[in-house]
RNA sequence: AUAUAUUUAUAUAUCUUUUCUCGUAUAUGUGCAGGAAUGGGCCUGCAUGUCUCUACCUGAUCACCGGAAAUGAUCGGACUACGAGGAGAAUCUAUAUCUGU
Numbered sequence: 001a002u003a004u005a006u007u008u009a010u011a012u013a014u015c016u017u018u019u020c021u022c023g024u025a026u027a028u029g030u031g032c033a034g035g036a037a038u039g040g041g042c043c044u045g046c047a048u049g050u051c052u053c054u055a056c057c058u059g060a061u062c063a064c065c066g067g068a069a070a071u072g073a074u075c076g077g078a079c080u081a082c083g084a085g086g087a088g089a090a091u092c093u094a095u096a097u098c099u100g101u
Base pairs, nucleotide, nucleotide: 001014002013003012004011005010006009018087019086020085021084022083023082024081025080026055029048030047031046032045033044034043035042040065041064049056057077058076059075060074061073062072063071
């Protein structure tokens, strides 16, 4: 605001609620188990980490491994929880102008 009800003031129902930035948390981290690949460097599960629900990956570059079981470094990129701020939308109020009665 609209609709309904009645005692005209209340009740009920419906309509709007989007996005951005910042802060805190977590380091998109860590420890394991099983499996897979090597033209590759993953998949599944468990635990841990947060006064915290959820998530725990991805890309680029470099390194490393040379047919084996193991990845590493650097940089960039989120989601989620809570808090703060900005913008937008919707609604309301006031004022001014115009039009109608």